[in-house]
The RNA shown here (Fluoride riboswitch aptamer (crcB RNA motif)) has 59 nucleotides and comes from Lutispora sp. Taxonomically the source falls in Lutispora (Bacteria, Bacillati, Bacillota, Clostridia). Its mean pLDDT, the model's own confidence on a scale to 100, is 77. Rfam family: Fluoride riboswitch aptamer (crcB RNA motif). Its family is annotated with positive regulation of gene expression and response to fluoride in the Gene Ontology.
RNA sequence: AAAAUAUAAAGUGAUGGGGCUCACUUUAAUUGCUUUAGGCUGAUGGCUCCUAUUUUGGU
Numbered sequence: 001a002a003a004a005u006a007u008a009a010a011g012u013g014a015u016g017g018g019g020c021u022c023a024c025u026u027u028a029a030u031u032g033c034u035u036u037a038g039g040c041u042g043a044u045g046g047c048u049c050c051u052a053u054u055u056u057g058g059u
């Protein structure tokens, strides 16, 4: 460097990262809603922590 075999595993779950857990996918799983409007909600599939953003109050 190439080839073969095996399977460890890997990946995804509408906007970032970590941990746990659930479901799904094996090249797929997946890619929000809607009145299509200078439109609306949310950083999670679920729980939790951090970061970013938004609202209110205090210092």
Base pairs, nucleotide, nucleotide: 009026010025011024012023013022016050017049018048019047020046021045032040033039